[in-house]
Molecule: c-di-GMP-I riboswitch aptamer
Organism: Desulfuromonadales bacterium
RNA sequence: CUCCGAUAAGAGCAAAACCGGGGCAACCCGAUGACACAGAGCAACGGGUCCCACGUGGAUAGCCGAGCCGCCGAA
Numbered sequence: 001c002u003c004c005g006a007u008a009a010g011a012g013c014a015a016a017a018c019c020g021g022g023g024c025a026a027c028c029c030g031a032u033g034a035c036a037c038a039g040a041g042c043a044a045c046g047g048g049u050c051c052c053a054c055g056u057g058g059a060u061a062g063c064c065g066a067g068c069c070g071c072c073g074a075a
Stems, first nucleotide, its partner, number of pairs: 004073002012037001017032001019030004035062001041068002045065003048060004
């Protein structure tokens, strides 16, 4: 350094629900809250799914694949 991922260590993140806000909607933002997560970090490239005002549109990466970056170091 690469692979790998442990009842390790120090960190991180935050499902559903609910409150406030944005949006036609999917959904998103903030607060509360923790179901989970070895990257549940970033990013719409390919596929899937979802929405629509059907457009050269939008959403979802905590759906799958690929990409970039990243903490630790047992077997």